[in-house]
Order: sequence, then structure tokens, then C1' cells
RNA sequence: GUCGGAGUGGAGCAGCGGUAGCUCGGCGGCCUCAUAAGCCGCAGGCCGCAGGUUCGAUCCCUGCCUCCGGCA
Repeated sequence: GUCGGAGUGGAGCAGCGGUAGCUCGGCGGCCUCAUAAGCCGCAGGCCGCAGGUUCGAUCCCUGCCUCCGGCA
């Protein structure tokens, strides 16, 4: 340089056009003599950034940024 993959709550990942979900973690409650486990609930992300298409975009298109890999 070029091609491909990834970027979503604190962490690991789903979602792939129609109001963003799971597991773990955090907080509160229940249970227990107590802790753990278990059960219930709550908070936390406007989806890397900027444009475009669309009635509507995390999801499609373009450019850029970061990370990973192939080729040169």
C1' cells in the first nucleotide's frame, strides 16, 4: 500500500431495516444464627466518529479513526 474481520452497558457476547437483549459483575430486598448458594427487583449502553439512503438505520452505502489477520 491492498484485501478481509472486529469496534454494542464495568467485562464477555447476541441482535443484522421497525421503540437494544443475554451471561457475569454492581446495588437493594427475600431466605439463613451468619456467609455462600438460591430467588425477586433495580441501575447502567441512544450501538467507534461524521455524512448519505429510507417514513424509519446498531443493522444498507461512503469517508475517517482504533484493534486483529492475509498478501505485497